[in-house]
């Protein structure tokens, strides 16, 4: 200064040309490191030509 942990913006973190990850307090959840929003990913109910695909709706939780 820049790449990444799903996109913006902060935070926490890890790397140096590479996109990962045993990091991101601890534990928990199908829910992806946290907030706010988005609803990509994801659950559920329905529809189907039953392989798919289309609708709708919710969007971990505790605690330090």
């Nucleotide at each position: 200064a820049u790449u990444c942990g799903a996109c913006u913006a902060g935070a926490c973190g890890a790397g140096u040309a590479u996109a990962a990850a045993u990091a991101g307090g601890u534990g928990u959840c199908a829910g992806g490191u946290c907030u706010a929003g988005u609803g990509c990913g994801g659950c559920a109910g329905g529809g189907u030509u039953c392989u798919u695909c289309c609708c709708u709706g919710c969007a971990u939780c505790a605690u330090a």
The prediction has a mean pLDDT of 87. A computed fold for a 64-nucleotide RNA, annotated as Pistol ribozyme. Its Rfam family is "Pistol ribozyme". On this family, see Weinberg et al., Nat Chem Biol 2015: "New classes of self-cleaving ribozymes revealed by comparative genomics analysis". The RNAcentral record of the sequence draws on Rfam and ZWD. RNAcentral records the identical sequence in 2 taxa. The model forms 100% of the base pairs in the Rfam consensus.